Predicted 3D model of a 356-nucleotide RNA (Bacterial RNase P class A) from an Alphaproteobacteria bacterium. NCBI's taxonomy places the organism under Bacteria, Pseudomonadati, Pseudomonadota, Alphaproteobacteria.
């Protein structure tokens, strides 16, 4: 130099001048005002409301290696195990396949307790081929072919024997653990998929800011036509028992009459920012300091000038001209996840190459 990998930051500045919302103020004015995603609505929650609430069950939806961190979470750190990469790192709906039931197309002999097409090797005959027996070590075919390399032995083979490797049981050492390491025995076959239903373990009421409170105001405390039920009854936000508690009715269709008003909820929080300290981290935990948008059809804008990041051309190397900034707008609020992003700037690693 040149190619990768993981983090993070940031995503225009300035100045005039003209609007806009909130908040202070008599006034003048003084002050604050839209993202890392506000996006998707995919999880978790705070908050509200619902007479329900403990106790089992069921049904449904989730999660699934091991330990931890959160308020929780399908989220994040560490780890352990599988794969990918020469590496730095990446990826993993990672519990059971001996409870059960299902698949595994098509090729292929044979696809689970299969199997002989091609080949090999015996013997035998009407010999250039044919039939009888053996073999599954080669080759084919397929995602996948009933351990693999290697030696021996054999008519040719084959765990038939051997040595490692795998695999099974057993002991035994490290670790909280998943799980690693070590020995000893056994020739040991009965793949794979559960991201197919399924087993197990564990969590989980419901419906939501269009939630829900208040205030004023007005109307017609309307009307019709049904179902259930009526205390030994029926209702009570997923069902069912059973305790307990509360209510006294529940519902369908259809005409028909007010209100279309204001305030709240609404931003002081699992809040930012500083620095201390514990932890490998996530992340806690003290101190200090700040108050950082609150519309209500819907505000945070427009102009103008100047400077400037990458980019391009020019160079006399001072520098001139050009040119130019993605992805997008809050609407309870917070932690995640996933997506979309012109472009800048830091910081660690890792391969290659050169020179010293």
């Nucleotide at each position: 130099c040149c190619a990768g990998a993981g983090g993070a930051u940031u995503g225009g500045a300035u100045g005039a001048u003209c609007g806009c919302g909130g908040g202070c103020g008599u006034c003048a004015g003084c002050u604050c005002g839209a993202g890392g995603a506000a996006a998707g609505u995919c999880c978790g929650g705070g908050c509200u409301c619902c007479a329900c609430g403990g106790a089992a069950g069921c049904a449904u939806g989730g999660c699934g290696c091991c330990g931890g961190a959160u308020a929780a979470c399908g989220u994040c750190c560490g780890g352990c195990g599988g794969g990918g990469g020469c590496g730095a790192c990446c990826c993993c709906a990672g519990g059971g396949a001996a409870a059960g039931c299902g698949c595994c197309a098509c090729a292929g002999a044979g696809a689970u307790c299969a199997g002989a097409c091609c080949g090999c090797c015996g013997c035998g005959c009407c010999u250039u081929g044919c039939g009888c027996g053996g073999u599954a070590a080669g080759g084919g075919u397929g995602a996948a072919a009933c351990g693999g390399u290697g030696c021996g032995g054999u008519a040719a083979g084959a765990g038939c024997g051997c040595a490692c490797c795998g695999c099974g049981u057993c002991u035994u050492c490290g670790g909280c653990g998943a799980c690693g390491g070590a020995g000893a025995c056994g020739g040991c076959a009965c793949g794979g998929c559960a991201a197919g239903c399924c087993c197990c373990g564990c969590c989980a009421g419901g419906a939501g800011c269009a939630a829900g409170a208040c205030c004023a105001a007005a109307u017609a405390g309307g009307g019709a036509c049904g179902g259930c039920a009526u205390c030994u009854g029926a209702g009570c936000u997923g069902c069912u028992u059973u305790c307990g508690g509360c209510u006294c009715g529940c519902u369908g269709u259809c005409c028909g009459g007010g209100u279309c008003g204001g305030u709240c909820g609404c931003g002081u929080g699992a809040g930012g920012c500083g620095u201390u300290u514990g932890g490998c981290a996530a992340c806690g935990a003290g101190c200090g300091u700040c108050c950082c948008a609150g519309a209500g059809g819907a505000a945070u804008g427009g102009u103008c000038a100047u400077c400037c990041a990458a980019c391009c051309g020019c160079u006399u190397c001072g520098g001139c001209g050009g040119g130019g900034g993605a992805c997008a707008g809050a609407a309870c609020c917070c932690g995640g996840c996933u997506u979309a992003u012109a472009g800048a700037u830091c910081c660690u690693c890792u391969g290659g190459c050169c020179c010293u």